Transfer RNA from Mucilaginibacter sp. 14171R-50, 71 nucleotides, folded computationally. RNAcentral records the identical sequence in 2 taxa. Rfam family: tRNA. About the family: Transfer RNA (tRNA) molecules are approximately 80 nucleotides in length. Its mean pLDDT, the model's own confidence on a scale to 100, is 81.

[in-house]
RNA sequence: UUUCCUGAGGUGCAAUGGCAGCACGCCUGGUUUUGGUCCGGGUAGUAGUGGUUCGAAUCCAUUCAGGAAAA
Repeated sequence: UUUCCUGAGGUGCAAUGGCAGCACGCCUGGUUUUGGUCCGGGUAGUAGUGGUUCGAAUCCAUUCAGGAAAA
């Protein structure tokens, strides 16, 4: 320098273009002598901008961040 891949709560992953869910974590309550286990409730997210579309996490362009390959 060129090409390619990835980007979603604190973490790991779902979601045919049509309500953004699950598990763990964290907080709180119950149970327990206490802790753990178990049970109930809560918490918090689509990297940025623009475009297509009735409708975008999803499709397109570009930027940013990380990674891989070639030179």

Lineage of the source: Bacteria > Bacteroidota > Sphingobacteriales > Sphingobacteriaceae > Mucilaginibacter.